This is a predicted structure of a 524-nucleotide part of an RNA (small-subunit ribosomal RNA, 5' domain) from an uncultured Bacteroidota bacterium. The full RNA is in RNAcentral, with records from ENA and SILVA. Model confidence (mean pLDDT): 83 of 100.
Context: one part of a larger RNA
RNA sequence: GGAUGAACGCUAGCGGCAGGCUUAACACAUGCAAGUCGAGGGGCAGCACGGGUAGCAAUACCUGGUGGCGACCGGCAAACGGGUGCGGAACGCGUACGCAAUCUACCUUGUUCUGGGGCAUAGCCCGGAGAAAUCCGGAUUAACUCCCCAUAGUAUGAUUAAAAGGCAUCUUUUGAUUAUUAAAAAUUUAUUGGAAUGAGAUGAGCGUGCGUCCCAUUAGCUAGUUGGUAGGGUAAAGGCCUACCAAGGCGACGAUGGGUAGCUGGUGUGAGAGCACGACCAGCCACACGGGCACUGAGACACGGGCCCGACUCCUACGGGAGGCAGCAGUGAGGAAUAUUGGUCAAUGGACGGAAGUCUGAACCAGCCAUGCCGCGUGAAGGAUGAAGGCCUUCUGGGUUGUAAACUUCUUUUAUGAGGGAAGACACCCCGGUUUUCUAACCGGGUCGACGGUACCUUAGGAAUAAGCACCGGCUAACUCCGUGCCAGCAGCCGCGGUAAUACGGAGGGUGCAAGCGUUAUCC
Numbered sequence: 001g002g003a004u005g006a007a008c009g010c011u012a013g014c015g016g017c018a019g020g021c022u023u024a025a026c027a028c029a030u031g032c033a034a035g036u037c038g039a040g041g042g043g044c045a046g047c048a049c050g051g052g053u054a055g056c057a058a059u060a061c062c063u064g065g066u067g068g069c070g071a072c073c074g075g076c077a078a079a080c081g082g083g084u085g086c087g088g089a090a091c092g093c094g095u096a097c098g099c100a101a102u103c104u105a106c107c108u109u110g111u112u113c114u115g116g117g118g119c120a121u122a123g124c125c126c127g128g129a130g131a132a133a134u135c136c137g138g139a140u141u142a143a144c145u146c147c148c149c150a151u152a153g154u155a156u157g158a159u160u161a162a163a164a165g166g167c168a169u170c171u172u173u174u175g176a177u178u179a180u181u182a183a184a185a186a187u188u189u190a191u192u193g194g195a196a197u198g199a200g201a202u203g204a205g206c207g208u209g210c211g212u213c214c215c216a217u218u219a220g221c222u223a224g225u226u227g228g229u230a231g232g233g234u235a236a237a238g239g240c241c242u243a244c245c246a247a248g249g250c251g252a253c254g255a256u257g258g259g260u261a262g263c264u265g266g267u268g269u270g271a272g273a274g275c276a277c278g279a280c281c282a283g284c285c286a287c288a289c290g291g292g293c294a295c296u297g298a299g300a301c302a303c304g305g306g307c308c309c310g311a312c313u314c315c316u317a318c319g320g321g322a323g324g325c326a327g328c329a330g331u332g333a334g335g336a337a338u339a340u341u342g343g344u345c346a347a348u349g350g351a352c353g354g355a356a357g358u359c360u361g362a363a364c365c366a367g368c369c370a371u372g373c374c375g376c377g378u379g380a381a382g383g384a385u386g387a388a389g390g391c392c393u394u395c396u397g398g399g400u401u402g403u404a405a406a407c408u409u410c411u412u413u414u415a416u417g418a419g420g421g422a423a424g425a426c427a428c429c430c431c432g433g434u435u436u437u438c439u440a441a442c443c444g445g446g447u448c449g450a451c452g453g454u455a456c457c458u459u460a461g462g463a464a465u466a467a468g469c470a471c472c473g474g475c476u477a478a479c480u481c482c483g484u485g486c487c488a489g490c491a492g493c494c495g496c497g498g499u500a501a502u503a504c505g506g507a508g509g510g511u512g513c514a515a516g517c518g519u520u521a522u523c524c
Base pairs, nucleotide, nucleotide: 001524002523003522004521006520007519008518009517010516013376014375015374016373017372018371019369020368021334026332027331028330030329031328032327035076036075037074040073041072043069044068047067048066049065050063051062052061053060054059083287084286085285092212093211094210095209096208097207098206099205102204103203107200108199109198110197111196112195113194114193115149116148117147118146125138126137127136128135129134155180156179157178158177159176160175161174162173163172164171165170185192186191213259214258215257220250221249222248225247226246227245228244229243230242231241232240262284263283264282265281266277267276268275269274289310290309291308292307293306312323313322314321315320340366342365343364344363348362349360350359351358352357379410380409381408382407389401390400391399392398393397416460417459418458419457420456424451429446430445431444432443433442434441435440468513469512470511471510472509473494474493475492479508480507481506482505483504489496490495
């Protein structure tokens, strides 16, 4: 000098863009953050409409008939999105390859099918236990729930033959024998599904080379350890696991142990080499009160799923139960220190749905904070009896503050008042039309804005609404007076202060930066 997720002191007009618990992965009140589909199903608690009964009427009761729909069965989603950086020095990350050792829901595309039958169960109802959470028994019922049969020789496995290819275990193609595996239909007739299998796309899994902090005041480490055979397991190779066999494997090119740490793209600085860092944004990883485990599923060993153990908190009728903000807000605590218990799904994106649409603290916005960067303003021109006052002085005087003020003329950014007022909206959908058998495509119109009466524009009056902070001995731009008297104090280094202090405190003046200026901390 530059930089910062900064903090502190003094000060503070506006706007745009960004950023905002670096500490206790400490504990959490409350609300919200993952639902959706009635075009899968039985139904119908509540709401609305219709119908019926009673009544003069108000109204009451009945009624799945309709719109819809609580709870329930079923499907898909919930493995994404969002958070945090505990752990981990590791194939975790980065990079380059590989899988002849692999899987992939939804999506695209090809081929072939979609026949027949059956048993349950939730809900509702009945009964029981309990304070509650919830649990038990009985009866009955549906499905795109579940099960069985048929069909398949495509596919998969085993055996086998031939051909082509490969470094090899083998791979590909063609053929033979044998074993095995499917399905679900719905409806308002617009469509949408289901099964088997191939290809693609996307996502994931696994392996390998190289790179990846400090300590040798850590020198030896290792028994599933290293390799083999056989088997199990997995989507899949593999001591991943098991049995047996062999005795190996790693290490001064740093094993093992200890400490520290999420990694990267990048960021800061620097002429570069390098050094330091990894907040925000993006990719990967790890974690979800601490530890362990599996279930479901295409995908999890699963933040707002389950089970067990533990710590903690809460409810209890003492028998027993409930919970997990490192989601968004918010609270307490810790701390030098870090925000609102806000609005909207309008846009972008996601889940579900045929769609309308619903959900979405993702996201988009608004609020708070000079935390940073950038921009603008706090007026402009003229104006000398160089006014008054202050300060200095060699004191009838002069210098300085100083064109500064007053005064004259002008302007109105910003602020304030008044008026107008967006883009972000394209689509889905609806209406009409064209092409078309239909689907579908295209054209025109209509509907939809949280932000927001915001941005922006016009206009009114009036200099009106707006300057501080640090420094002035040298480094280092900027000097005098008064007070103090080695005191009080200053200080980044050198050093100032003991009676003439440009170094302390005040004043006048000056210098620097400016809505900021200084200090502290940290990095280059």